RNAcentral holds the sequence, with entries from Rfam. Predicted 3D model of a 124-nucleotide RNA (Guanidine-I riboswitch aptamer) from Cohnella luojiensis. Model confidence (mean pLDDT): 77 of 100. The organism belongs to Cohnella, within Bacteria. Its Rfam family is "Guanidine-I riboswitch aptamer". From the family's description: This family represents a conserved RNA structure found upstream of the ykkC and yxkD genes in Bacillus subtilis and related genes in other bacteria. The function of this family is unclear although it has been suggested that it may function to switch on efflux pumps and detoxification systems in response to harmful environmental molecules.
RNA sequence: CAAAAUUCUGUCUAGGGUUCCGUUGACAUCGCGUCAAGUCUGGUCCAAGAGACGGGGAUACGUAAGUCGUUCGCGCAAGCGGCGGAUGACCGUAUAUACACGGAAGGAUAAAAGCCUGGGAGAU
Numbered sequence: 001c002a003a004a005a006u007u008c009u010g011u012c013u014a015g016g017g018u019u020c021c022g023u024u025g026a027c028a029u030c031g032c033g034u035c036a037a038g039u040c041u042g043g044u045c046c047a048a049g050a051g052a053c054g055g056g057g058a059u060a061c062g063u064a065a066g067u068c069g070u071u072c073g074c075g076c077a078a079g080c081g082g083c084g085g086a087u088g089a090c091c092g093u094a095u096a097u098a099c100a101c102g103g104a105a106g107g108a109u110a111a112a113a114g115c116c117u118g119g120g121a122g123a124u
Base pairs, nucleotide, nucleotide: 007056008055009054010053011052012051015046016045020043021042022040023037024036025035026034027033058095059094060093061092062091066090067089068088069087070086071085072084073083074082075080076079099119101122105117106116107115
């Protein structure tokens, strides 16, 4: 000094808090209830680059048969898509996703976090 599709996404988990629900407490009860507590196990909620599983995407090859598009040549009744070729897509097969220590601070949301800044700064 040093490349990368070291990608995107869904459902979750570790983890996280407290809007809502529930729970607990206090108060009020004519009555919808009101207030407080996350130092309440929970449901909702947020959630991993370095957690799990799935899907998409990427790359390479194939393209036998088939469909569609683009294009070149030929053909002719001259604008058809008839014949041949090239190419792209659909489609099929295969491949890669290895490794991975990490603050402080700030940001979002009700709030916090292994969220985001961030595979960042830095370290090795």